Molecule: transfer RNA
Organism: Candidatus Buchananbacteria bacterium
RNA sequence: UCCGAGGUAGCUCAGCGGUAGAGCAGCUGGCUGUUAACCAGUUGGUCGUGGGUUCGAUCCCCACCCUCGGAG
Numbered sequence: 001u002c003c004g005a006g007g008u009a010g011c012u013c014a015g016c017g018g019u020a021g022a023g024c025a026g027c028u029g030g031c032u033g034u035u036a037a038c039c040a041g042u043u044g045g046u047c048g049u050g051g052g053u054u055c056g057a058u059c060c061c062c063a064c065c066c067u068c069g070g071a072g
Stems, first nucleotide, its partner, number of pairs: 001071007010024004018055001026042005048064005
């Protein structure tokens, strides 16, 4: 330098154009002699950045940034 994959909650990841979800973690409560486990509820998001397309973009297009893999 070129090619490919990826960037979404604190972490691991879903989400194939129509108001963004799960598990774990956190918080509150229940249960228990206590902790853990278990049960119920609940908080948490500029969807990497900037443009474009569209009535509408996490999703499609372009550029850039970052991570991983490959080629040279």